Notes: c-di-AMP riboswitch aptamer (ydaO/yuaA leader) from Oscillospiraceae bacterium HV4-5-C5C, 136 nucleotides, folded computationally. It matches the Rfam family "c-di-AMP riboswitch aptamer (ydaO/yuaA leader)". Rfam 15.1 lists 7,607 matches to the family in 2,262 species. Rfam links the family to the GO terms regulation of gene expression and cyclic-di-AMP binding. Of the family's consensus pairs, 92% are formed in the model. Lineage of the source: Bacteria > Bacillati > Bacillota > Eubacteriales > Oscillospiraceae. The coordinates come from a structure-prediction model, not an experiment, and the mean pLDDT is 76.
[in-house]
RNA sequence: UGUUUGCAAUCGCUGAAUCGCAAGAAUGGGGGAACCACCGUGGGGUGAAUCCUGACUGCUGUUAUGGCCAGUCGGGAGGGGUUACCAUCAAUCCUAAUCCGUCAGCUAACCUCGUAAGCGUUGAUCGGGAAGUAGU
Numbered sequence: 001u002g003u004u005u006g007c008a009a010u011c012g013c014u015g016a017a018u019c020g021c022a023a024g025a026a027u028g029g030g031g032g033a034a035c036c037a038c039c040g041u042g043g044g045g046u047g048a049a050u051c052c053u054g055a056c057u058g059c060u061g062u063u064a065u066g067g068c069c070a071g072u073c074g075g076g077a078g079g080g081g082u083u084a085c086c087a088u089c090a091a092u093c094c095u096a097a098u099c100c101g102u103c104a105g106c107u108a109a110c111c112u113c114g115u116a117a118g119c120g121u122u123g124a125u126c127g128g129g130a131a132g133u134a135g136u
Stems, first nucleotide, its partner, number of pairs: 011120004018025002026115006036105001042103001043100004050077009059067002078095005085128002087125004
């Protein structure tokens, strides 16, 4: 001097998940009329996390061609993230999990629930904007 790892603090990112000593404030979700809409074979909610398709394996049937479901590995469409002001472009990554229990469209009044969890910053570009410090 460089790289990697660990710990602590500050700060920051995804997210509604923050502030306050507290009471509370702020903020997110669900249920719930009329009117309108819609049908049922199950269906619905939170969330970006849905849909289509190829191959293989398991199950099953046939003389043969197949069929449903599940799993694994791929592709595509759609959707979402990439952090030190914002925006644009490129590049890149993710596309889970879980809850209700036969029940829920919208929905004023009203009722009700949450304020977690997990992490640590890819580059380039024009323009616009903001903040802080000091002095008066």